This is a predicted complex of two RNAs, RNase P RNA and transfer RNA, with 402 nucleotides together. It holds a member of the Rfam family "Bacterial RNase P class A". About the family: Ribonuclease P (RNase P) is a ubiquitous endoribonuclease, found in archaea, bacteria and eukarya as well as chloroplasts and mitochondria.
[in-house]
RNA sequence: GAAGCACGCCAGACCGCCGCUGGUGCAAGUCUCGAAAGAGCGCACUGGAGGAACGUCCGGACUGCACAGGGCAGCGCAGGAGCUAACGGCUCUCCACCGUGAGGUGAGGAUCAGAGCAACAGAGACGAGUCGCGGGUUUCGGCCUGCGGGUGAAACGGGCAAUCUCUGCGCGCAGCAACACCAAGUAGGCCAGCGUUGAGGCGGCCCGCUGAGCUGGCGGGUAGGUGGCACCGAGCCGGGUGGGCGACCCCCGGCCCAGAUUGAUGGCGGUCACACCACGGGCAACUGUGGUGCACAGAAUCCGGCGUAUCGGCGAGCUUCACAC
RNA sequence: CCACCCGUAGCUCAGCUGGAUAGAGCGAUGCCCUCCGGAGGCAUAGGUCACAGGUUCGACUCCUGUCGGGUGGGCCA
Numbered sequence: 001g002a003a004g005c006a007c008g009c010c011a012g013a014c015c016g017c018c019g020c021u022g023g024u025g026c027a028a029g030u031c032u033c034g035a036a037a038g039a040g041c042g043c044a045c046u047g048g049a050g051g052a053a054c055g056u057c058c059g060g061a062c063u064g065c066a067c068a069g070g071g072c073a074g075c076g077c078a079g080g081a082g083c084u085a086a087c088g089g090c091u092c093u094c095c096a097c098c099g100u101g102a103g104g105u106g107a108g109g110a111u112c113a114g115a116g117c118a119a120c121a122g123a124g125a126c127g128a129g130u131c132g133c134g135g136g137u138u139u140c141g142g143c144c145u146g147c148g149g150g151u152g153a154a155a156c157g158g159g160c161a162a163u164c165u166c167u168g169c170g171c172g173c174a175g176c177a178a179c180a181c182c183a184a185g186u187a188g189g190c191c192a193g194c195g196u197u198g199a200g201g202c203g204g205c206c207c208g209c210u211g212a213g214c215u216g217g218c219g220g221g222u223a224g225g226u227g228g229c230a231c232c233g234a235g236c237c238g239g240g241u242g243g244g245c246g247a248c249c250c251c252c253g254g255c256c257c258a259g260a261u262u263g264a265u266g267g268c269g270g271u272c273a274c275a276c277c278a279c280g281g282g283c284a285a286c287u288g289u290g291g292u293g294c295a296c297a298g299a300a301u302c303c304g305g306c307g308u309a310u311c312g313g314c315g316a317g318c319u320u321c322a323c324a325c
Numbered sequence: 326c327c328a329c330c331c332g333u334a335g336c337u338c339a340g341c342u343g344g345a346u347a348g349a350g351c352g353a354u355g356c357c358c359u360c361c362g363g364a365g366g367c368a369u370a371g372g373u374c375a376c377a378g379g380u381u382c383g384a385c386u387c388c389u390g391u392c393g394g395g396u397g398g399g400c401c402a
Stems, first nucleotide, its partner, number of pairs: 001321005007315004012272007020048007029041001031040003050296001054307002057305005062175004069207004074171005079093005094108001095106004109166002114164002116160002126157001131148007179227004189218006200210002220401002235255006242249002274293008326398007335351004344382001353369005375391005
């Protein structure tokens, strides 16, 4: 210098004007909206998208169903050791495969429990048999045994468990439209079926517990509000000649950090930065003017992962090849 | 939020307990027939089996992950 491998970080900055939305403090009324429950209105200060907020593929928190119980079925996982709230995630490591290498990939338990599958070719394909040659035996049909050629992914010994199955481990079911409460409304109705000889709860079945309603059709009402829910937390930031190879854990200090329900986080203007293009200047590095562009995407109960999308830029590390010393 | 289905020729669909070369109908194109067109007859073309990876001797089919489209459920009484 060229070509690669693997990792971490950023995701334009500032100013002015006009808006949207949450919180705190102060302050307000014979206030506004509304049938009510409830919500709102002023001033000041202050918070306001992401590394993936996305897909909803796993795992948890939380809530309800017997303070969640037993068995079967079903589903998931699979070398070993660990991390973690948990995991199908992550770390270290063994083995196999790919790569010259840095590295990458792996659903990697069991085929001495049982079953199933193998097109074409080939004499023969998983149960039985014989294409050729040799040996033995014979009741002359065969039987036993050894070797070889060809076909094929595989030829008598095995292969496939991303076929059933077996082993070990794990999983009760549902999901914030969970769930709790408030307000309003009415025909809290009619018909049929089932039900204390047990309906339903109990989302496949049985047991167990509980104990009076349930299901379908017709008809009727509402289409509102509050909490859950914006979190003192598996929380964020900084530091540690603290522990551990590492994932991670421990200690110290500081901080409080989005949140609606027609759904906020925006619009306009300017300056600078970055990239590209055009014209001009310069031997060149570069520079002047003008223009264009500045990704993927956007919270909705919350968190940990995985996967996918992404203009461009920055920082370290390693490998191979070539050249120079 | 949850449960589930589909993607195969221009269109509508078969094929999916793995087996070679993936089919059907309509449509398209050419020829025949006709004065011309339609109908009819004969022939032909047309496929990344949505995409990527894996298992396997072998994948449209099995498994995993993406992409796109669609369906259903949930108020009171």